A computed fold for a 523-nucleotide part of an RNA from uncultured Peptoniphilus sp., annotated as small-subunit ribosomal RNA, 5' domain.
NCBI's taxonomy places the organism under Bacteria, Bacillati, Bacillota, Peptoniphilaceae, Peptoniphilus.
The RNAcentral record of the full RNA draws on ENA, Greengenes and SILVA.
Its Rfam family is "Bacterial small subunit ribosomal RNA". Its family is annotated with ribosome and structural constituent of ribosome in the Gene Ontology.
Its mean pLDDT, the model's own confidence on a scale to 100, is 81.
Context: one part of a larger RNA
RNA sequence: GACGAACGCUGGCGGCCGCGCUUAACACAUGCAAGUCGAGCGAUGAAGACAUAACCGACACCUUCGGGAAGAAGUUAAGUUGGAUUAGCGGCGGACGGGUGAGUAACACGUGAGUAACCUGCCUUUGACACGGGGGAUAGCCACCGGAAACGGUGAUUAAUACCCGAUGAAAUCGUACUGACACAUGUCAUAACGAUCAAAGUGAAUUAGCGGUCAAAGAUGGACUCGCGUCUGAUUAAUUAGUUGGUGAGGUAACGGCUCACCAAGAUAGCGAUCAGUAGCCGGCCUGAGAGGGUGAACGGCCACAUUGGAACUGAGAAACGGUCCAAACUCCUACGGGAGGCAGCAGUGGGGAAUAUUGCACAAUGGGGGAAACCCUGAUGCAGCGACGCCGCGUGAGCGAAGAAGGAUUUCGAUUCGUAAAGCUCUGUCCUAUGGGAAGAUAAUGACGGUACCAUAGGAGGAAGCCCCGGCUAACUACGUGCCAGCAGCCGCGGUAAUACGUAGGGGGCGAGCGUUGUCC
Repeated sequence: GACGAACGCUGGCGGCCGCGCUUAACACAUGCAAGUCGAGCGAUGAAGACAUAACCGACACCUUCGGGAAGAAGUUAAGUUGGAUUAGCGGCGGACGGGUGAGUAACACGUGAGUAACCUGCCUUUGACACGGGGGAUAGCCACCGGAAACGGUGAUUAAUACCCGAUGAAAUCGUACUGACACAUGUCAUAACGAUCAAAGUGAAUUAGCGGUCAAAGAUGGACUCGCGUCUGAUUAAUUAGUUGGUGAGGUAACGGCUCACCAAGAUAGCGAUCAGUAGCCGGCCUGAGAGGGUGAACGGCCACAUUGGAACUGAGAAACGGUCCAAACUCCUACGGGAGGCAGCAGUGGGGAAUAUUGCACAAUGGGGGAAACCCUGAUGCAGCGACGCCGCGUGAGCGAAGAAGGAUUUCGAUUCGUAAAGCUCUGUCCUAUGGGAAGAUAAUGACGGUACCAUAGGAGGAAGCCCCGGCUAACUACGUGCCAGCAGCCGCGGUAAUACGUAGGGGGCGAGCGUUGUCC
């Protein structure tokens, strides 16, 4: 000098596009954190409207007061219309965003290359196409049944942008045979020929819509793999290795490869530190330093790894998938004892551990993301607010005049000195504050959680706002009393045994100041 700090004393306000479990990757009650599309599909069919029938019967009218005639509103019924809602099928998204740092000393990361060995949904560009082809199911619904539940079974039946078959089809893939160009070993590219293989889905409404679908080429984006170099400590760790090292063949993968397998050979690594052990996520950065360097990896950004522990695959463009599936284990919960359910290292919150770290808040208004043609829906991402002097920055706690140098305290050589213009008193000011009124930008026409916030105006009144550490030397700042090697202090030297500037208290002084000291860690 610095800090994600903690502790002690103290504590007025504001700003920050600051920060806030460093320990138990310990266990978690509760709520929320990933949905959306009815313009893909069958089904469902609310409100409302319309006309009909029945009931009921208001106002007004006529009356010989007996009644007549008239039919509004309302209720019900079945019908027409209307389309709200959405359990299911289907599509896209749940591989992003958010969290944590356990593991990992490794192509994990950083940096620089390579892939003539690769993939890439949505998006962009370009080319071509969708036949008035066909089919069988299945959820839902219905009926029955089982189960405490979770959930499941049987039968009947139905749709699609779900599934399947056929047609068409090349610049894609494969095969046959040829030519040319290029290159980095396997090779790559181009031209043209023949054969083979492979596609599709509609919806919408009456618009030349639009949105979708299929195949192909290219781009962009995202990923995968390989290599050079760099990347902590220990030799009181010196040898390690059998799929091990290489080859042939096959399988597998998006792809190269012992990645896997069969056979063959006996190799491969290591004193330039293999192997083993310990520790650790890596980097941009951050702290320090004149620099070289040393330390560090909180927050923010990039990459990686993980999601109770261990293992596995499915789906998919993409996962070996935090809020998906299956198996095993530990733990917790429910149970009718037969069997089931769960995973906060998401946001809040609880217990525990700890010196120590916050609200079970508001809003999708902005930015961004998912779905949708859109309206819109979802979004604990995010934007805000709350708590904490945790950090940084700013402001204030008053200003001017004021000597009877007041009272009082402390000291005293008893003369006085000092606190000290300090206080009182007088004259002012209004930052913050309080009250009232107005009131944003952030939003492009509308839409503002923040928020009646920031800010502005008016009024009020010195009122509500100072402490902490130190004073022997280092090191700025001294006296008195108490104590008497006691009590105590202390970073080092050291101080204290009767005149202690070093302990305790007081007065005075010094330093910093809403902070000041101490402890810890790094330079």